Context: one part of a larger RNA
RNA sequence: CUGGGCGUAAAGCGCGUGUAGGUGGAUAAGUAAGUUGGAUGUGAAAGCCCCGGGCUUAACCUGGGAGGGUCAUUCAAAACUGCUUAUCUAGAGUACAGUAGAGGGAAGUGGAAUUUCAGGUGUAGCGGUGAAAUGCGUAGAUAUCUGAAGGAACAUCAGUGGCGAAGGCGGCUUCCUGGACUGAUACUGACACUCAGACGGGAAAGCGUGGGUAGCGAACAGGGUUAGAUACCCUGGUAGUCCACGCCGUAAACGAUGAGAACUAGCUGUUGGGGACCUUGAGUCUUUAGUGGCGCAGCUAACGCGUUAAGUUCUCCGCCUGGGGAGUACGACCGCAAGGUUAAAACUC
Numbered sequence: 001c002u003g004g005g006c007g008u009a010a011a012g013c014g015c016g017u018g019u020a021g022g023u024g025g026a027u028a029a030g031u032a033a034g035u036u037g038g039a040u041g042u043g044a045a046a047g048c049c050c051c052g053g054g055c056u057u058a059a060c061c062u063g064g065g066a067g068g069g070u071c072a073u074u075c076a077a078a079a080c081u082g083c084u085u086a087u088c089u090a091g092a093g094u095a096c097a098g099u100a101g102a103g104g105g106a107a108g109u110g111g112a113a114u115u116u117c118a119g120g121u122g123u124a125g126c127g128g129u130g131a132a133a134u135g136c137g138u139a140g141a142u143a144u145c146u147g148a149a150g151g152a153a154c155a156u157c158a159g160u161g162g163c164g165a166a167g168g169c170g171g172c173u174u175c176c177u178g179g180a181c182u183g184a185u186a187c188u189g190a191c192a193c194u195c196a197g198a199c200g201g202g203a204a205a206g207c208g209u210g211g212g213u214a215g216c217g218a219a220c221a222g223g224g225u226u227a228g229a230u231a232c233c234c235u236g237g238u239a240g241u242c243c244a245c246g247c248c249g250u251a252a253a254c255g256a257u258g259a260g261a262a263c264u265a266g267c268u269g270u271u272g273g274g275g276a277c278c279u280u281g282a283g284u285c286u287u288u289a290g291u292g293g294c295g296c297a298g299c300u301a302a303c304g305c306g307u308u309a310a311g312u313u314c315u316c317c318g319c320c321u322g323g324g325g326a327g328u329a330c331g332a333c334c335g336c337a338a339g340g341u342u343a344a345a346a347c348u349c
Stems, first nucleotide, its partner, number of pairs: 003321004007303002012317001015200003021194003025088007033081002035077007042069001049065006091191001092188004096183004103177007110154001115149007125136002162169002206247006215241002220236004258316006266294012278281001298305002322349003331342004
C1' cells in the first nucleotide's frame, strides 16, 4: 500500500458558515465523453504458458502456436453515468396564520442574604475545632433593633423541563434581534448533501489597559496536626473572581458516539403544536417535532446499543495502524507572554 477499523481496546476535528472538490430527485428528446461490441493496424526478438524436436536425461538449445493494451483508427449500440434542451413536484426554499422557549445584545429596576459603617439596648465573652490555638472583645465585641453604603449572585417556581451549532443560557420590565415547531393554501422548480483549504463562535484559567472589590479566595502569614506536614483542619489574606475594550484558542470542549438521507416489532413517561370523537372530562383515540425509561429482530469481544442505533444501506469529510521515547525535539506559522497548532527520529521493550 492493500485490507480492516474509530462508544469503552489506537482512532470522530470542541462547534459552525462555506469555497474548490466529491455525490445528487422524476419524465421525455437529442448527443455519444465514459460504457459495450465488431473490424483494421500495432503490441520487436528473447522470456512466461501450450504442442513438438535435439544433446543417454535434465538444466540448456531449437520449431510452431497461444497470450499480452487505461493503445490508435474506424463502424455500430444507447440501458446506465455524463453533457444539451424541454417539462415536473415527492427533496430544498419563499410567502401567510399561529405556538412554546434561562436563544443572543442593550438599558432600567426589585427583594432576601453576607460584609462594613453610624446610632440604640446590653455585658463578658465571642469565634473556631476531633480537641485546641492563632484571631476578635471592657477603647464595650458576640447577640439584638433602626438607618445607611456597596458589590456579587438571583432561594422557592425548577422538572432525565425548555432554548441554543457548540461553548453555554435562570429575579423582573422594556427595546433591538436569531432560530425552531405547527397548520392550510399559493409560489420557486433540484435551487440539494457533504466539505480539503479559508473564515467565524468558542468554558475555566491566564495576559494587556482602565475601573470595581461585598462574599469567596491560588500565592503568602500565623495557629494546629504530625517523626516531618512546604498538605488535609482553623484564623487572616493578595492576585483573581465582577465591568468595558483587546488578546489567548485550549478542556474528561463527553453521548468519550462526524454530518445528511432512506428502511427496519412494540410498550411506557414527559415537553411544544395539530386533528377526530363524544359520555365535555384532570376524557379517549390519532398525528407531528423534541426529550427520557424499557425492549423484539439485528449488531457487539463483552459491557451494552436497539426508529434519538452501536441494526440494514448510500453520499461526503475527519481520523487510526504495537508500548515507551512524545503530543516531545527541530523547522514553520500564530501569540505581549504563558504557550498553542503542525509534527519526527535515534534508542529501547
Model confidence (mean pLDDT): 87 of 100. Small-subunit ribosomal RNA, central domain from an uncultured bacterium, 349 nucleotides, folded computationally.